Notes:
SAM riboswitch aptamer (S box leader), 98 nucleotides, folded computationally.
RNA sequence: UGCUUAUCAAGAGUGACGGAGGGGUCAGGCCCUUUGAAGUCCGGCAACCUGCCUUGCGCAAGGUGCCAAAUCCUGCGGUGCAAACCGAAAGAUGAGAU
Numbered sequence: 001u002g003c004u005u006a007u008c009a010a011g012a013g014u015g016a017c018g019g020a021g022g023g024g025u026c027a028g029g030c031c032c033u034u035u036g037a038a039g040u041c042c043g044g045c046a047a048c049c050u051g052c053c054u055u056g057c058g059c060a061a062g063g064u065g066c067c068a069a070a071u072c073c074u075g076c077g078g079u080g081c082a083a084a085c086c087g088a089a090a091g092a093u094g095a096g097a098u
Base pairs, nucleotide, nucleotide: 003096004095005094006093007092008091013042015041016040017039021032022031023030026075027074028073029072043067044066045065048063049062050060051059052058053056071090076087077086078085079084
């Protein structure tokens, strides 16, 4: 990299450094941001793995992940006058197998 599988409307900062971008890419939107973006550190969260015992919407925080907005929304298909809803694809993350 590809394969299988589960989840993706919950949760998480009045901190320090930093100093202009960011929300993965493309397109169209819509947002965040000098009342401080990215990044680093600290801090935090608890879906998955893991550990514990009192076995539950439990606790812990070791692995990994995450900490604006549904995976920010739309892009393909279906229902619908519309608004909207459902699904797919793609993507992200975990676990597993090779």

Record summary:
Its mean pLDDT, the model's own confidence on a scale to 100, is 81.